[in-house]
Source information:
Predicted 3D model of a 116-nucleotide RNA (FMN riboswitch aptamer (RFN element)) from Tyzzerella sp. An114.

């Protein structure tokens, strides 16, 4: 250097407002973007989370949002200019509020033991 096998840690952000009789849920207007892959990604591609169903007992299967255009350049739906759009599930209609969650968990660091 690589493999594996323990443990330990991390592991999702966001309205300051104005209208209104009343709403952080209607209209304005702002703000925010998990994770791993690639020329740097919310909107490619794949995963997690969340819903179903079935359950050889936590695995399988199905749903599960959005984006184009020009420059540059070997290479960019990633940059850089431009205009847009999208956000689970209950609770008056919520990405930003409150719960399920002091949860899960994609991953991501460190250690520590084998083996090659």
């Nucleotide at each position: 250097a690589u493999u594996u096998u323990u443990c330990u840690u991390c592991a999702g952000a966001a309205a300051c407002g104005g209208g209104g009789a009343a709403g952080u849920c209607c209209c304005c207007u702002a703000c925010c973007g998990g994770u791993a892959g690639u020329a740097a990604a919310g909107c490619c591609u794949g995963c997690g989370a969340g819903c179903a169903a079935a359950u050889u007992u936590u695995u399988u299967u199905g749903c599960u949002a959005a984006u184009c255009c020009g420059u540059u350049g070997a290479a960019a739906u990633u940059a850089c200019g431009g205009a847009g759009c999208c956000g689970a599930c209950a609770g008056a209609a919520a990405g930003u509020c409150u719960g399920g969650a002091c949860g899960g968990g994609a991953g991501a660091a460190g250690a520590a033991a084998a083996g090659u």
Model confidence (mean pLDDT): 80 of 100. Its Rfam family is "FMN riboswitch aptamer (RFN element)". About the family: The RFN element is a highly conserved domain that is found frequently in the 5'-untranslated regions of prokaryotic mRNAs that encode for flavin mononucleotide (FMN) biosynthesis and transport proteins.